Model confidence (mean pLDDT): 84 of 100. Predicted 3D model of a 78-nucleotide RNA (c-di-GMP-I-GGC riboswitch aptamer) from a Deltaproteobacteria bacterium. Its Rfam family is "c-di-GMP-I-GGC riboswitch aptamer". Its family is annotated with cyclic-di-GMP binding in the Gene Ontology.
RNA sequence: ACCGAUAAAGCCACACCUGCCGUAAGGCAGGGCCGGAAUGCCACGGGUCUCCUUGCAGAGAAAGCCGGGCUGCCGAAG
Numbered sequence: 001a002c003c004g005a006u007a008a009a010g011c012c013a014c015a016c017c018u019g020c021c022g023u024a025a026g027g028c029a030g031g032g033c034c035g036g037a038a039u040g041c042c043a044c045g046g047g048u049c050u051c052c053u054u055g056c057a058g059a060g061a062a063a064g065c066c067g068g069g070c071u072g073c074c075g076a077a078g
Base pairs, nucleotide, nucleotide: 002078003075004074011036012035016031017030018029019028020027021026034064040070041069042068044067045066046065048061049060050059051058
């Protein structure tokens, strides 16, 4: 370095509930059984979703859909 354990220390947090924000997708805060070794960060490519539109176009959302980029905790076996 690859790799990832019936290891250890910590960490995150889907569904759902409550409150607030947003036309919406969705976001933030608190709780939180699913789960995660990048489920940390970046909308770069594909796809998805929302608003608008006859359509094209346009404006947005999600990193816990797949790829890509950057960074990172721990350390058994091989």